Annotation
Model confidence (mean pLDDT): 81 of 100. The RNA shown here (transfer RNA) has 73 nucleotides and comes from a Candidatus Doudnabacteria bacterium. The sequence was found in a public genome assembly. Its Rfam family is "tRNA". By type it is a transfer RNA.
[in-house]
Formats: sequence, C1' cells, structure tokens
RNA sequence: GGGCCAGUAGCUCAACCGGUAGAGCGCCACAUUUGCAAUGUGGAGGUAAGGGGUUCGAGUCCCCUCUGGUCCA
Repeated sequence: GGGCCAGUAGCUCAACCGGUAGAGCGCCACAUUUGCAAUGUGGAGGUAAGGGGUUCGAGUCCCCUCUGGUCCA
C1' cells in the first nucleotide's frame, strides 16, 4: 500500500429480503429473608463508530472517513 470481516444499551450479542431497536448478564427500586444470596415484579439506560447520498421511510442499500481483527505484498 491492497483485499476481506467487524463496529447496535455498561458487557456479550440478536433483529434474514428497508417500515416503532431487543434479549441475556449487569445496574436501580420494591416484595420475600434476622441479614446476604437466590427468586419474583417493575424501572432506568442506545444521535445504531462519524459524515454524506438514495428513498415517503435506512441499523439494514451506496460513497467517504475512523477504529479493531485478519490475509497478501
């Protein structure tokens, strides 16, 4: 320098052909307990790596950039 893959909640990851963004764990509150843990119920938490484009509508399609991984030179 070039090819490929990835970037979504604090962490690990879903969401299959474009149509309201979710789960598990974690966190907070309450119930249960003498207390802790476990369990149950409820809740908070996301400008989707950044920007632009296409579209009535983009996490999803196209372009550029950034970061990480990997391969080639």